[in-house]
């Protein structure tokens, strides 16, 4: 200098007038102070609080979710730092990654045959005819199909072949040995070639109540005359000898229909921010210090004018938190390749 | 602000535990019947299965993101 590829920071500043929200003081109209985000978005997960339902612990069914190790965290499907497979020339990067050998489906089309492999072809035997044909086994080395075809090349060996036997190479299995906290590595050993799909059902391990601030509490107003469907037996009553059905009636849910369309709490100090130090690869923790930084309810953060060359992207809290996801504009460091030059 | 459901042809919907080429009313267009018009009978034309990864030999269907769009959710007794 192209292209690439990880990490990080910032999100105009700044003065002046005008104006809008909160709180404070004064006082009754004014002063001081302070007012979006990195995603306030999507709601795609995890908790906090609140309410309902369960209630002694524990096990077991059923749902839904998760799924390689090990460790961060309140917790998680987040996140680090590794193992295993993939991708790029490389720097880096991706990976819903347990079980198909527990068991069930499934694999259109094509092809003999999609998991109980015999269409052609080779080869044996018999029985008619001898150029053939037919019946009976035998055989996956060769043909064609298809996304996938029964470990691969070579050699012995056989009526013909064939892991059947042998040499090498792949693939797992079982043991043992070393290394590693462990996923796993690597080496010997014994055995074995048992297709694919579990983001099909399913199994094993872990884990899992439900609804949501429009949850919920209270204050005021204002209607309280009813229907219609279920629950249940927790006052009683009819009916019976007596119980169980049953029927009124009580409780209690829902809807219909009826009042109110006002206020207050919940609401911001929180698993908070910032700076040192320490521990650790790293997520992070721990310990000093120090700051308090929106809380609205038709909903505020907004105009104009001046400097800084110039002035901008996606985008606006509504009960609070860590996350992921997607939109989005600059800028910085590290690192790769390429070409050129020293 | 919290919840849950749908997106297939110009409209309305079908297909959904994955399989060759995605159907079906209305409506378009042509052609036939009619002296014309309607009805009728024939024949066609019309789909990025709202987008984009993913998982599989293979996706309208399974999984995820994103967009658009509908519906519910206040108190009181």
């Nucleotide at each position: 200098u192209a292209a690439g590829u990880a990490u990080u920071u910032c999100a105009g500043a700044u003065g002046g007038u005008c104006g809008c929200g909160c709180a404070u003081a004064u006082u009754u109209u004014u002063a001081u102070g302070u007012g979006a985000g990195g995603a306030a978005a999507g709601u795609c997960c995890g908790g906090g609080c609140u309410c309902c339902a369960c209630a002694g612990a524990a096990c077991a069914u059923g749902u839904g979710a998760u799924g390689c190790u090990a460790g961060a965290u309140a917790a998680c499907g987040u996140c680090u730092a590794g193992u295993g497979g993939g991708a790029g020339u490389g720097a880096u990067c991706c990976u819903a990654a347990g079980g198909a050998a527990a068991g069930u489906g499934c694999a259109a089309c094509a092809g003999a045959a999609a998991a109980u492999a015999a269409c052609c072809g080779c080869c044996u035997u018999g029985a008619a005819u001898u150029u053939u044909u037919c019946a009976a086994g035998g055989u996956a080395a060769g043909g064609a199909u298809g996304a996938a075809a029964a470990a691969g090349u070579g050699a012995g060996g056989u009526a013909a072949g064939a892991g059947c036997u042998c040499a090498c190479u792949a693939a797992g299995u079982u043991c043992u040995a070393u290394g590693g906290u462990g996923a796993c590595a690597u080496a010997g050993u014994u055995c074995u070639u048992g297709u694919g799909u579990a983001a099909a059902c399913c199994c094993c391990a872990u884990u899992u109540g439900g609804a949501g601030c429009a949850a919920c509490a209270c204050c005021a107003a204002g209607a309280a005359a009813u229907a219609a469907a279920g629950g249940u037996u927790a006052a009683g009553a009819c009916a019976u000898u007596g119980u169980u059905c049953g029927u009124c009636g009580u409780c209690u849910u829902u809807u219909a229909a009826g009042g109110u369309u006002g206020g207050u709490g919940g609401c911001u100090u929180g698993a908070g921010g910032u700076a040192u130090a320490u521990a650790g690869u790293g997520a992070u923790a721990u310990a000093u210090a120090u700051c308090c930084u929106a809380g609205a309810u038709a909903a505020a953060u907004g105009a104009c004018c001046g400097u800084c060359a110039a002035a901008u992207a996606c985008a606006g809290a509504a009960c609070c938190c860590g996350g992921c996801u997607u939109a989005u504009g600059a800028a910085a460091u590290g690192c790769u390749u390429a070409a050129a030059a020293c | 602000g919290g919840g849950g459901g749908c997106g297939u042809a110009g409209c309305u919907c079908a297909g959904c535990c994955g399989g060759u080429u995605a159907g079906a009313g209305c409506g378009c267009a042509u052609g036939c019947u009619u002296g014309a018009c309607a009805u009728g009978c024939a024949u066609g034309a019309g789909g990025u299965c709202a987008u984009u990864g993913g998982u599989u030999c293979g996706a309208u269907c399974c999984c995820a993101a994103c967009c658009g769009u509908c519906c519910c959710c206040a108190c009181c007794a």

Two RNAs folded together computationally: RNase P RNA and transfer RNA, 419 nucleotides in total.
The prediction has a mean pLDDT of 76.
Rfam match: Bacterial RNase P class A. Rfam classes the family as a ribozyme.